Description: The prediction has a mean pLDDT of 75. The RNA shown here (Glycine riboswitch aptamer) has 98 nucleotides and comes from Micromonospora endolithica.
[in-house]
RNA sequence: AUCACCCACGUGGGAGAGACCACCCCCGUCGCCGGGGGCGGCGCCGAAGGGGCAAAUCCUCCCCGGAACCUCUCAGGCAAAAGGACCUCGUGGGCAGG
Numbered sequence: 001a002u003c004a005c006c007c008a009c010g011u012g013g014g015a016g017a018g019a020c021c022a023c024c025c026c027c028g029u030c031g032c033c034g035g036g037g038g039c040g041g042c043g044c045c046g047a048a049g050g051g052g053c054a055a056a057u058c059c060u061c062c063c064c065g066g067a068a069c070c071u072c073u074c075a076g077g078c079a080a081a082a083g084g085a086c087c088u089c090g091u092g093g094g095c096a097g098g
Base pairs, nucleotide, nucleotide: 005094006093007092008091009090010089012087013086018042020041021040023038024037025036026035027034028033043078044077045076049074050072051071052070057065
């Protein structure tokens, strides 16, 4: 000094699954009905977060450690909005080996 790598910020993209059922409240309506909100129930999704685990790993054995978009579905989500792992690009910082 710089690429990989790590962190932060910005930027573009970014999936899945009932805008289900009942009750209550508000608004519109002559009424039917429609929209929004609250709460309960059942059904479902997984890519915020969280939990769980294998092999490699060791001189041999045991113990410990041992990842994930795998799995669980606690949380979160199932119209839009928001969120969103991950990826692209940019800026700043850190940092081996060479």

It was read from a public genome assembly, where an Rfam model found it. NCBI's taxonomy places the organism under Bacteria, Actinomycetota, Actinomycetes, Micromonosporales, Micromonospora.